A computed fold for a 354-nucleotide RNA from a Pseudomonadota bacterium, annotated as Bacterial RNase P class A. Lineage of the source: Bacteria > Pseudomonadati > Pseudomonadota.

RNA sequence: CAAGGGGGCCGGGUAGCCGCCGUCCGCUUCGGCGGAGGGAGGAAAGUCCGGACUCCACCGGGCAGCAUGCUGGGUAACACCCAGGCGGGGCAACCCGACGGAAAGUGCCACAGAAACCAUACCGCCCGCCACACGGCGGGUAAGGGCGAACCGGUGCGGUAAGAGCGCACCGCCCCGCUGGCGACAGCGGGGGCAGGGUAAACCCCAUGUGGAGCAAGACCAAAUAGGGGGACGCAGGUGCCCGGCCAGUCCCCGGGUUGGUUGCUGGAGCCGUCCGGCAACGGGCGGCCUAGAGAGAUGGCUACCGCCCGCCCAGUGCGGGUACAGAAUCCGGCUUACAGGCCGCCUUGCCAA
Numbered sequence: 001c002a003a004g005g006g007g008g009c010c011g012g013g014u015a016g017c018c019g020c021c022g023u024c025c026g027c028u029u030c031g032g033c034g035g036a037g038g039g040a041g042g043a044a045a046g047u048c049c050g051g052a053c054u055c056c057a058c059c060g061g062g063c064a065g066c067a068u069g070c071u072g073g074g075u076a077a078c079a080c081c082c083a084g085g086c087g088g089g090g091c092a093a094c095c096c097g098a099c100g101g102a103a104a105g106u107g108c109c110a111c112a113g114a115a116a117c118c119a120u121a122c123c124g125c126c127c128g129c130c131a132c133a134c135g136g137c138g139g140g141u142a143a144g145g146g147c148g149a150a151c152c153g154g155u156g157c158g159g160u161a162a163g164a165g166c167g168c169a170c171c172g173c174c175c176c177g178c179u180g181g182c183g184a185c186a187g188c189g190g191g192g193g194c195a196g197g198g199u200a201a202a203c204c205c206c207a208u209g210u211g212g213a214g215c216a217a218g219a220c221c222a223a224a225u226a227g228g229g230g231g232a233c234g235c236a237g238g239u240g241c242c243c244g245g246c247c248a249g250u251c252c253c254c255g256g257g258u259u260g261g262u263u264g265c266u267g268g269a270g271c272c273g274u275c276c277g278g279c280a281a282c283g284g285g286c287g288g289c290c291u292a293g294a295g296a297g298a299u300g301g302c303u304a305c306c307g308c309c310c311g312c313c314c315a316g317u318g319c320g321g322g323u324a325c326a327g328a329a330u331c332c333g334g335c336u337u338a339c340a341g342g343c344c345g346c347c348u349u350g351c352c353a354a
Base pairs, nucleotide, nucleotide: 001350002349003348004347005346007344008343009342010341012306013305014304015303016302017301018300020039021038023036024035025034026033027032041325045336046335048334049333050332051331052330053214054213055212056211065210066209067208068207069206070084071083072082073081074080085099086097087096088095089094100205101204105203106202107199108198109197122145123144124141125140126139127138128137129136130135153171154170155169156168157167158166172194173192174191175190176189177188178187179186180185218263219262220261221260228254229253230252231251232250233249237247238246239245270289271288272287273286274285275284276283277282307323308322309321310320311319312318313316
């Protein structure tokens, strides 16, 4: 210098004018007025996970359903994060992985192909017989060809009529043991000729988690619940007592009425700095700070100059246009998705120079 990998951060600036929503102070004729100060994001988004909080339900437990699924750690919790293992990709930095079980059962495996799971053989090879003309019949074989996403371990040597784990070596696989590691797992040794195709984001099995609804949750004040119709019960109430009836009463339905304010509400698993522990995620100590709270929903608009991007030609200190994605709604931790343009470290590979 080029190509690439991986982190962190910013995401218009200044000034003036007119507005909007809260807070505090002062004044007020209670209608407001004046002043000071505050007012969107890295994703506020999607609403996909996890929690706090609230109400409902609940003796305890289970089934079903749903979710998760290598190991260890972090956390309030998680499907998130960190560290590691294994598998895959890349020369590398590094990236990706729902990554338990397919020798419990069931289902499915298109097309092609002889054959897709239980054994088979289209071409071929070999042997025998018949023909001696290519061929036919019977048997052996699965090394080679062919089909396929995938076909009964792979390579080589021996062996054989040809072949075959038929035998052997190495690799793979399964079982057992030892060693290292908390563990996932790895390494080594021994045994077994090899059985058991794939598919579980197919049913299923195993393990773990899970009660439901959500701030329009919920609470309070005010207002309203006048009066009416229908149905069931009418018991231990009333009608002195008993039976019946009636009434009160309770419940349900129809129909009618109210629908304004306060709270929840923003001080919190908070933010910043620093030190300590830890590889890290993260945890702890100390100090400092207060940082939006609307409720049909404020956070906006205009002008000037500058910055950035695009276009034009008369090529300049020019003209014109544009200014990413988006936008709080109970709060918090994540994930995912969108994003004009820009800044700063680190790492890898290649080339050149000293």

Its mean pLDDT, the model's own confidence on a scale to 100, is 75. Of the family's consensus pairs, 96% are formed in the model.